[in-house]
Formats: sequence, C1' cells, structure tokens
RNA sequence: GCUUUCAACAUCCCCGUCCAGUUCUGGACUGAAGGC
Repeated sequence: GCUUUCAACAUCCCCGUCCAGUUCUGGACUGAAGGC
C1' cells in the first nucleotide's frame, strides 16, 4: 500500500464519523483484527 471481517473506543445496553437519496441503501473517512 491492497484486501477481508468488524466497531474495541461510547457515563447501563445498543450506537465509529460524515455526505447523498430517504429510513435502509450507496459513497467517503477513522479505528481494531486477519490475509497478501
């Protein structure tokens, strides 16, 4: 640097952030772990 799986971090749990449509989809980014 590329890629895969994730959200640890959170003043109970859940919840990473932002943008577009619009309410679950897409895109970008941060962080963790694995692979190359």

The prediction has a mean pLDDT of 78.
A computed fold for a 36-nucleotide RNA from an Acidobacteriaceae bacterium, annotated as nadA riboswitch.
It matches the Rfam family "nadA riboswitch". Rfam classes the family as a small RNA. On this family, see Huang et al., RNA 2020: "Structure and ligand binding of the ADP-binding domain of the NAD(+) riboswitch".